[in-house]
RNA sequence: GGUCCGUUCGUCUAGGGGUUAGGACGCAAGAUUUUCAUUCUUGUAACACGAGUUCGAUUCUCGUACGGACUA
Numbered sequence: 001g002g003u004c005c006g007u008u009c010g011u012c013u014a015g016g017g018g019u020u021a022g023g024a025c026g027c028a029a030g031a032u033u034u035u036c037a038u039u040c041u042u043g044u045a046a047c048a049c050g051a052g053u054u055c056g057a058u059u060c061u062c063g064u065a066c067g068g069a070c071u072a
Stems, first nucleotide, its partner, number of pairs: 001071007010025004018055001026044006048064005
């Protein structure tokens, strides 16, 4: 340099055109407990960036950035 794959809450991950983007851990508050821990309830917080297609894009297409695999 070429080809291919990936990028979603703080972390790990599900979802592959339309409903409030779901779950686990974490964090915060409350309940329980003499206190801590455990357990329970509630909350918090996310679609890498730009463009295109579409009535509608996290999802499809193209490009950019970053990461990875193979190859020269």
The prediction has a mean pLDDT of 80. Transfer RNA from an Odoribacteraceae bacterium, 72 nucleotides, folded computationally. Rfam family: tRNA. Rfam classes the family as a transfer RNA. Lineage of the source: Bacteria > Bacteroidota > Bacteroidia > Bacteroidales > Odoribacteraceae.